[in-house]
Molecule: Glycine riboswitch aptamer
Organism: Novosphingobium album (ex Liu et al. 2023)
RNA sequence: GCUGACAGCGCGGGAGAGACCCGUCGAUUCGACCUAUCAGGGAAGCAUCGCCGGGCGCCGAAGGAGCAACCGCCCCGGAAUCUCUCAGGCAAAAGGACCGCGCGGCGUCG
Numbered sequence: 001g002c003u004g005a006c007a008g009c010g011c012g013g014g015a016g017a018g019a020c021c022c023g024u025c026g027a028u029u030c031g032a033c034c035u036a037u038c039a040g041g042g043a044a045g046c047a048u049c050g051c052c053g054g055g056c057g058c059c060g061a062a063g064g065a066g067c068a069a070c071c072g073c074c075c076c077g078g079a080a081u082c083u084c085u086c087a088g089g090c091a092a093a094a095g096g097a098c099c100g101c102g103c104g105g106c107g108u109c110g
Stems, first nucleotide, its partner, number of pairs: 003110004008103006018056001020055004025050004030045001033041003057090003063086001064084003070078003
């Protein structure tokens, strides 16, 4: 200097599982009723949305943990799409292992 892989960045694709139930609070619609300048106010309650709290069920492909084929091998260490479900998720959005393309160039290993 060039280049491969990993890491990084960009674009595209990307599964699974309750739009679950209960409750407080807030906002909005409707609203008995009040005033009477036709506009304003507005109890209880229903519905919708949002935050929070609680409960049960479920998913696994962020992350995390465990075992292992296997690899290295002194001690021991590394290791999954398997397992667990702490975390995360269960309409959409967001996220998303992994895959493809591109960029950038040495952050790491060749």